The RNA shown here (transfer RNA) has 74 nucleotides and comes from a Planctomycetaceae bacterium. The source organism's lineage runs through Bacteria, Pseudomonadati, Planctomycetota, Planctomycetia and Planctomycetaceae. Rfam family: tRNA. Rfam classes the family as a transfer RNA.
[in-house]
């Protein structure tokens, strides 16, 4: 250089044929319970869906081009 796959909250990652509110486990922070501490339950914060354009009445999802990883290949 060509090909494939991924890039979604601080971490790991779900997310269906585009359609009603973007989720989950951990983890922060508030409680409850204990003498206390873990643990354990309860609520809760967090998001520029890697970026930039297009298509759609609508786009995390579809097209495009760049960017960043990981793997095949010459």
């Nucleotide at each position: 250089g060509g090909g494939u796959c991924g890039g979604u909250a601080g971490c790991u990652c779900a997310g269906u044929u585009g359609g009603u509110u973007a989720g989950a486990g951990c983890a922060g922070g508030a409680g409850a319970c204990u003498c206390a501490u873990a643990a354990u339950c309860u609520c809760u914060u967090g998001g520029u869906c890697g970026u930039g354009g297009g298509u759609u009445c609508a786009a995390g999802u579809c097209c495009u081009a760049c960017c960043c990883g990981a793997c095949c290949u010459a």